[in-house]
RNA sequence: AAGAGUUUAGUUUAACGGUUAAAACAUCGAUCUUACACAUCGAGGACAGAGGUUCGAUUCCUCUAAUUCUUA
Numbered sequence: 001a002a003g004a005g006u007u008u009a010g011u012u013u014a015a016c017g018g019u020u021a022a023a024a025c026a027u028c029g030a031u032c033u034u035a036c037a038c039a040u041c042g043a044g045g046a047c048a049g050a051g052g053u054u055c056g057a058u059u060c061c062u063c064u065a066a067u068u069c070u071u072a
Base pairs, nucleotide, nucleotide: 001071002070003069004068005067006066007065010025011024012023013022018055027043028042029041030040031039048064049063050062051061052060
């Protein structure tokens, strides 16, 4: 320099263009315990940014940013 991929909660992953974006671990609260741990019940927390297509976008298209791989 050229090409290809990835970006969703604190972490790891889901989600035919159509319900309030789902789950596990983690965090917080309650119950339990002398206390801690375990267990049970509940709560909060996310679509990388901008634009476009569409009645409707995490999903499709473009650009930007970060990151990974391949070639030179």
Transfer RNA from Pseudozyma flocculosa, 72 nucleotides, folded computationally. Model confidence (mean pLDDT): 81 of 100. RNAcentral holds the sequence, with entries from ENA and Rfam.